[in-house]
Predicted 3D model of a 74-nucleotide RNA (transfer RNA) from Treponema sp.
RNAcentral holds the sequence, with entries from ENA.
Its mean pLDDT, the model's own confidence on a scale to 100, is 82.
Its Rfam family is "tRNA". By type it is a transfer RNA. Rfam links the family to the GO term triplet codon-amino acid adaptor activity. Rfam's curators write: Transfer RNA (tRNA) molecules are approximately 80 nucleotides in length.
The source organism's lineage runs through Bacteria, Pseudomonadati, Treponematales, Treponemataceae and Treponema.
RNA sequence: GGGCCCCUAGCUCAGUUGGUUAGAGCAGCAGACUCAUAAUCCGCGGGUCCUGUGUUCAAGUCACAGGGGGCCCA
Numbered sequence: 001g002g003g004c005c006c007c008u009a010g011c012u013c014a015g016u017u018g019g020u021u022a023g024a025g026c027a028g029c030a031g032a033c034u035c036a037u038a039a040u041c042c043g044c045g046g047g048u049c050c051u052g053u054g055u056u057c058a059a060g061u062c063a064c065a066g067g068g069g070g071c072c073c074a
Stems, first nucleotide, its partner, number of pairs: 001073007010026004019057001028044002031041002050066005
């Protein structure tokens, strides 16, 4: 220098063809249970979907540019 892939909650990841509330598990907080802790059960909070621009009635999803990470080739 060239090619490909990834970026969504604190962490690991879903989210199919653009569409009707942005989710799960773990973690955190609170409650139940217990003499107490753990385990278990129940509830709650937590998001500028990497950034910007564009397309569209509508973008996590599509396009372009940029940023970060990974792999391959030279």